Predicted 3D model of a 73-nucleotide RNA (transfer RNA) from a Bacteroidaceae bacterium. Its mean pLDDT, the model's own confidence on a scale to 100, is 83. The sequence was found in a public genome assembly. It matches the Rfam family "tRNA". It is annotated as a transfer RNA. The organism belongs to Bacteroidaceae, within Bacteria.
RNA sequence: ACAGGGUUAGUUUAGUUGGUAGAAUAUCGGUCUCCAAAACCGAGGGUCGGGGGUUCGAGUCCCUCACCCUGUG
Numbered sequence: 001a002c003a004g005g006g007u008u009a010g011u012u013u014a015g016u017u018g019g020u021a022g023a024a025u026a027u028c029g030g031u032c033u034c035c036a037a038a039a040c041c042g043a044g045g046g047u048c049g050g051g052g053g054u055u056c057g058a059g060u061c062c063c064u065c066a067c068c069c070u071g072u073g
Stems, first nucleotide, its partner, number of pairs: 001072007010025004019056001027043005049065005
């Protein structure tokens, strides 16, 4: 330099044809228990890597930039 993949909650990640952003775990609260753990129930937590574009509507499509991984030279 070129090609491919990736970036979504504190962490690991799903999101299929563009139409309400989810799960697990962690944290906090509750039930239970003599207490704690476990189990169960609930709550909070997201500028979806930055910017721009298309669209009635973008995590999803297009352009560009940054960073990470792999490959080619």